[in-house]
This record gives sequence, C1' cells and structure tokens, in this order.
RNA sequence: ACCAUCGAAAGGCCAAAUUGUCAUGCUUUGACAACCGGGGGACCCUUCCUUGGGGUGAAUCGACCGCGAGGUCGUAGGGCCUACCUCUCCUUGCCCGAACCCGUCAGCUAACCCCGGAGGCCAUCUGGUACUGAGAG
Repeated sequence: ACCAUCGAAAGGCCAAAUUGUCAUGCUUUGACAACCGGGGGACCCUUCCUUGGGGUGAAUCGACCGCGAGGUCGUAGGGCCUACCUCUCCUUGCCCGAACCCGUCAGCUAACCCCGGAGGCCAUCUGGUACUGAGAG
C1' cells in the first nucleotide's frame, strides 16, 4: 500500500429531496407503498394574448463601468448563528440574492390526470501534503 473479517462511533446546514417492503442479473438495479413536493385541469370569478407567453426556485429590481463578454455597488426576497425542543417577533454578526426548463401553449379551479424525492456543504476524529510567517545559524 492492497484485500478480507469483526467491533466502535457516526453531530449538523440548505433543499420536497425521507422511510419501508418485495424482487433481482446481488451490495447493483427495478417495482410498490407511506410521507413530502410540483404541474395540468370546470362552473363561478378574473384577465390578457409577437413587445410572445409560461414553469421550478428566496434568487427580483435599480444605478454605474465596459465595444462586447462581463464586472462593481445596492436592493425586493431568503438562510444560518445548536443554550431542552418547536414557532413568532426584535437585535447583532456571517452568507445567498443563482441556475435550469417548456416551446406559441397552460389565470383561478372541484372531480380527475401527470410528474419529482436530486445535489451541495460544515463540524469532529485519523493520516498525509502544500503554502506562508516568526526566530536562530
């Protein structure tokens, strides 16, 4: 260093993003269920339609710089700071204020129909590596 087995431990954050059962080509994959979340879809009501329109999401809007790509500063809005737990308000501090999708089409909307359950981080412990700083020679 690699492989196998056993044991211990395994705290939190954003988000709907969890849990369980069965099967399986078996530690993979699939199906179903619970629960959570999203979309479509009447009457009534409402309102607009090329300047196209719409959806998920907190992620909108403004000013300035730039040929442009883009950048800077704010901002509607959102999150966190573990004191038993949860919720609300206030204050302080630290952050976010993106991205993607539908494709000319969808307001609300009972019945009904369809879809999703990802991803990204922090702390602690162990081991290693790199950079930098101080001092001495």
Predicted 3D model of a 137-nucleotide RNA (c-di-AMP riboswitch aptamer (ydaO/yuaA leader)) from a Bacillota bacterium. The organism belongs to Bacillota, within Bacteria.